Record summary: Predicted 3D model of RNase P RNA and transfer RNA as a complex of 476 nucleotides.

RNA sequence: GAGUUGACCGGGCGGUCGCGUCGGCGUUCACCACGCCGCCGAGGAACGUCCGGGCUCCACAGGGCAGGGCGGUUGUUAACGGCAACCCGGGGUGACCCGCGGGACAGUGCCACAGAAAACAGACCGCCCGGACGGCGGGGAAACCCGCCGGGCCGGGUAAGGGUGAAACGGUGGGGUAAGAGCCCACCAGCAUCCCGGGUGACCGGGAUGGCUCGGUAAACCCCGCCCGGAGCAAGGCCAAAAGGAUCGGCGCCUUCGGGUACCGGUCUGCGCAGGCGUUUGAGGGCGGCCCGCCCGAUGCCUGCGGGUAGGCCGCUAGAGCCGGCCGGCAACGGCCGGCCGAGAUGGAUGGCCGCCACCCGCGCGAGCGGGGACAGGACCCGGCGUACAGGUCGACUCGU
RNA sequence: GCCGCUGUGGACGAAUUGGAAGAGUCACCAGGUUUUCACCCUGGACAGGUGCGGGUUCGAACCCCGUCAGCGGCU
Numbered sequence: 001g002a003g004u005u006g007a008c009c010g011g012g013c014g015g016u017c018g019c020g021u022c023g024g025c026g027u028u029c030a031c032c033a034c035g036c037c038g039c040c041g042a043g044g045a046a047c048g049u050c051c052g053g054g055c056u057c058c059a060c061a062g063g064g065c066a067g068g069g070c071g072g073u074u075g076u077u078a079a080c081g082g083c084a085a086c087c088c089g090g091g092g093u094g095a096c097c098c099g100c101g102g103g104a105c106a107g108u109g110c111c112a113c114a115g116a117a118a119a120c121a122g123a124c125c126g127c128c129c130g131g132a133c134g135g136c137g138g139g140g141a142a143a144c145c146c147g148c149c150g151g152g153c154c155g156g157g158u159a160a161g162g163g164u165g166a167a168a169c170g171g172u173g174g175g176g177u178a179a180g181a182g183c184c185c186a187c188c189a190g191c192a193u194c195c196c197g198g199g200u201g202a203c204c205g206g207g208a209u210g211g212c213u214c215g216g217u218a219a220a221c222c223c224c225g226c227c228c229g230g231a232g233c234a235a236g237g238c239c240a241a242a243a244g245g246a247u248c249g250g251c252g253c254c255u256u257c258g259g260g261u262a263c264c265g266g267u268c269u270g271c272g273c274a275g276g277c278g279u280u281u282g283a284g285g286g287c288g289g290c291c292c293g294c295c296c297g298a299u300g301c302c303u304g305c306g307g308g309u310a311g312g313c314c315g316c317u318a319g320a321g322c323c324g325g326c327c328g329g330c331a332a333c334g335g336c337c338g339g340c341c342g343a344g345a346u347g348g349a350u351g352g353c354c355g356c357c358a359c360c361c362g363c364g365c366g367a368g369c370g371g372g373g374a375c376a377g378g379a380c381c382c383g384g385c386g387u388a389c390a391g392g393u394c395g396a397c398u399c400g401u
Numbered sequence: 402g403c404c405g406c407u408g409u410g411g412a413c414g415a416a417u418u419g420g421a422a423g424a425g426u427c428a429c430c431a432g433g434u435u436u437u438c439a440c441c442c443u444g445g446a447c448a449g450g451u452g453c454g455g456g457u458u459c460g461a462a463c464c465c466c467g468u469c470a471g472c473g474g475c476u
Stems, first nucleotide, its partner, number of pairs: 001399009011357007019041002022038006043375001047386002050384005055232004062292004067228005072086005087101001088099004102223002107221002109217003124162002126158006133150007170188006189213001191210008236314004244269007252261003271306007284296003321340008359372005402475007411427003420459001429445005452468005
């Protein structure tokens, strides 16, 4: 000088005016409300809602099919698709980075264009052998025979060579052959089986034998292994009010003895209209993919339309919590001890101004002056991941000179 | 709170079993027609590497992951 990587901060202090929950005091008979005082009052991502869990309700969560997710190994954890370490593959001179990283001899599909041929073998050109036919030369009286030649024809052998392609049926050399070929041999690459050594394991190193060799794609269907019940704090529970209705109980009244009806209390149920379904041969619900099964079920159920209401309390924040130290572990993480309490709003509070200091930018020799501060904000809670982010701090390492 | 869909020139929009650097219409320009403009006819040119960043694959608008923006549904 150029880089790689890990961890962290996200202005500080004071004053003043406001806001929210809670606590105390005062005003009040009490509540509400108000006033005063005090404590606390957003984040590293509170965000996206991409995973996982707690919690709550539904059979304490059942069987099967379908569906979805995950995918090297070992560990870690409440759990995970996260994280750590290692293995393998790829990239980089290197520090280091990236990988949805099981299976392509279970089956199916696809591989455009080009090319002879694109997946199981085959053969377009070429090469080689034989034949027919033709030509030339020679021999013979003739039939015919012999030799040579062949850009065409027929039969056969071969896959060494051949322009293509992302990919072409192992590569190089030699032997061999009519021409050739793992046909044979040597070396190399790869595969399968067995053995030895190391490792918990993924896997690594070495040796022997074999056939010589088997394309790619599963982020295509699929197969294998593992995991997954559904819904979500508007979960869920309690209280209160209004207007009816149903049913049960109590106690009355009337009665033609069939029954009708007032009041009080409990339980359930939101209102009106229209249509449909149904009561043990079960509408419908739990059950939000289907079947089975279980439970509830007529105090009805479903659909549509209309108008109305949505008040209070709990859930609610002390928790897989935070900080510090020690110990185990390479690490993720775990254990022990000590200390601390750090938001709970419900139309939703956390803001404005001033001063000083720190940081950045501009001007100025200087004292100083002027300006600036990102991304974004709780709503049941937690563990991760991903993404956004002005500016700044610290550590470790690599390469070049 | 829970969930789904879409994104291709200036506008609309096709291509989706993966195989051409991607159809067409409107808009634009020129000529014709018309007294002129529009409609209409003929011809022409530009404009997109498919929202963005990665990955799988020989090859991606299409498949996968992340992200951004817009739209919609249920309660």
The prediction has a mean pLDDT of 75.